[in-house]
Context: one part of a larger RNA
RNA sequence: GACAAACGCUGGCGGCGUGCUUAACACAUGCAAGUCGAACGGUCUUCCUUCGGGAAGAUAGUGGCGGACGGGUGAGUAACACGUAGAUAACCUGCCCUUAUGUGGGGAAUAACCCCUCGAAAGAGGAGCUAAUACCGCAUGAGUUCUCUGUUGUUAGAUAGAGAAGAAACCUCGGUUUAUACCUGGGGCAUGAGGAGGGGUCUGCGGCGGAUUAGCUAGUUGGUGGAGGUAACGGCUCCCCAAGGCAACGAUCCGUAGCUGGUCUGAGAGGACGGCCAGCCACACUGGGACUGAGACACGGCCCAGACUCCUACGGGAGGCAGCAGUGAGGAAUAUUCCACAAUGGGCGAAAGCCUGAUGGAGCGACGCCGCGUGAGGGAUGAAGCUUUUCGGAGUGUAAACCUCUUUUUUAGGGGAUGAAACGUGGGGGUAACCCCACUAAGACAGUACCCUAAGAAUAAGCAUCGGCUAACUACGUGCCAGCAGCCGCGGUAAUACGUAGGAUGCAAGCGUUGUCC
Numbered sequence: 001g002a003c004a005a006a007c008g009c010u011g012g013c014g015g016c017g018u019g020c021u022u023a024a025c026a027c028a029u030g031c032a033a034g035u036c037g038a039a040c041g042g043u044c045u046u047c048c049u050u051c052g053g054g055a056a057g058a059u060a061g062u063g064g065c066g067g068a069c070g071g072g073u074g075a076g077u078a079a080c081a082c083g084u085a086g087a088u089a090a091c092c093u094g095c096c097c098u099u100a101u102g103u104g105g106g107g108a109a110u111a112a113c114c115c116c117u118c119g120a121a122a123g124a125g126g127a128g129c130u131a132a133u134a135c136c137g138c139a140u141g142a143g144u145u146c147u148c149u150g151u152u153g154u155u156a157g158a159u160a161g162a163g164a165a166g167a168a169a170c171c172u173c174g175g176u177u178u179a180u181a182c183c184u185g186g187g188g189c190a191u192g193a194g195g196a197g198g199g200g201u202c203u204g205c206g207g208c209g210g211a212u213u214a215g216c217u218a219g220u221u222g223g224u225g226g227a228g229g230u231a232a233c234g235g236c237u238c239c240c241c242a243a244g245g246c247a248a249c250g251a252u253c254c255g256u257a258g259c260u261g262g263u264c265u266g267a268g269a270g271g272a273c274g275g276c277c278a279g280c281c282a283c284a285c286u287g288g289g290a291c292u293g294a295g296a297c298a299c300g301g302c303c304c305a306g307a308c309u310c311c312u313a314c315g316g317g318a319g320g321c322a323g324c325a326g327u328g329a330g331g332a333a334u335a336u337u338c339c340a341c342a343a344u345g346g347g348c349g350a351a352a353g354c355c356u357g358a359u360g361g362a363g364c365g366a367c368g369c370c371g372c373g374u375g376a377g378g379g380a381u382g383a384a385g386c387u388u389u390u391c392g393g394a395g396u397g398u399a400a401a402c403c404u405c406u407u408u409u410u411u412a413g414g415g416g417a418u419g420a421a422a423c424g425u426g427g428g429g430g431u432a433a434c435c436c437c438a439c440u441a442a443g444a445c446a447g448u449a450c451c452c453u454a455a456g457a458a459u460a461a462g463c464a465u466c467g468g469c470u471a472a473c474u475a476c477g478u479g480c481c482a483g484c485a486g487c488c489g490c491g492g493u494a495a496u497a498c499g500u501a502g503g504a505u506g507c508a509a510g511c512g513u514u515g516u517c518c
Base pairs, nucleotide, nucleotide: 001517002516003515005514006513007512008511009510012372013371014370015369016368017367018365019364020330025328026327027326029325030324031323034065035064036063039062040061042059043058044057045056046055047054048053072283073282074281082206083205084204085203086202087201088200091199092198093197096195097194098193099192100191101190102189103188104138106136107135113128115126116125117124118123144165145164146163147162148161149160150159151158152157170187171186172185174183175182176181208255209254210253215246216245217244220243221242222241223240225239226238227237228236258280259279260278261277262273263272264271265270285306286305287304288303289302308319309318310317311316336362338361339360340359344358345356346355347354348353375405376404377403378402385396386395387394388393410455411454412453413452414451415450419445424439425438426437427436428435429434462507463506464505465504466503467488468487469486473502474501475500476499477498483490484489
């Protein structure tokens, strides 16, 4: 000098930050991931009705997209985990953008529903009915994949020809129409090509302590042998063959540790650290496993095992806060079971909108940094009190009183924001994404910030130190006692070093102490 600090004394206000460093200990309760009726069949409610029905709204279920993002934590990890520079002729990519072609014709089921049965429950089984953008054939095949044959190239790349395989789903506003159906527009679906963004894998180099760890290794090392598997290379896995591979330039083992941008310190070189914020990685009660999917081996999904907790009719079930609050425990120590989706962003939806403990805010803590205030000017050879004294005086001290002002703060009253931008509606333009003009709704914070008026010096100072280092001295008490102390050292009867008082010095809403780093 610094700090995610704690402790002691003290404490007026504001802004911006920041707040379980310990038990990756256990968790009551609530919330944190839903959405779409413009994919689908039902059901319910309300309104209208020419009694045929129609409209609006809601939704358990099927189906789609999302739940792999966002949020948390740092246990593990000394590793291609991270950083940096490259490689991928060894790869993948939902949504988004550009572009090309297509969206023809059929079928069989199933949940919901109804009925029955079992179960304490969680839930399960059986019979029957039904729909779809759910599922399955058929047709078509620009291109795609595979096989064969050429050309070219740096390896499985690029390119030409032939054969074979392999797609789809419809919904909706408006118009015409008795209806079916058709047309324009919008949203989808299928198959390709390209892009953007995202990811997988591989490699060089770099960043730690121990040799009181010296040898380690059998899928181990290689195969120009074969097979499987993966999006993809590869002992990744398996069969066979060979006996290799690493290591004093530190293998192996042990200990410690998430890595980085950065932060602190320092003139720098360096040293130490990695909290908040940002990037990457890993983890989600412990261990293992796969399923679905463009993407997971998945925090609020599934299965198995284990420990723990809860329910039970004892047969069997349920759970996972290292999400936001909150509780217990541990600890020197760390906050509200708050408000809102108004803004930004995300998911779904054509949209309205719904959801969002992300986020925006408020609350608590002097925990930190910064700013402001606790008044200003005048006022005596100088009140009182207190301290001291050589009793003359000296100090506190312009300090107070008193006079004249001011009102930052405070209290009261009044006014009162920015943050809000259309993706909505109407009009115009553009091939389209979209752009332009006008209008309208909507504010958690918050009647807050801020401004004005009024009142009144009013509401606001402490802490440590005073032997030397080191700025600041006397008196009394104590008497090697009580005590102080960072080092040197003070205290045994005049202690500037202990305790108290007066005074002084230093900082100041803080001041000291302790801890850690330079």

The prediction has a mean pLDDT of 84. Small-subunit ribosomal RNA, 5' domain from an uncultured bacterium, 518 nucleotides, folded computationally. It matches the Rfam family "Bacterial small subunit ribosomal RNA".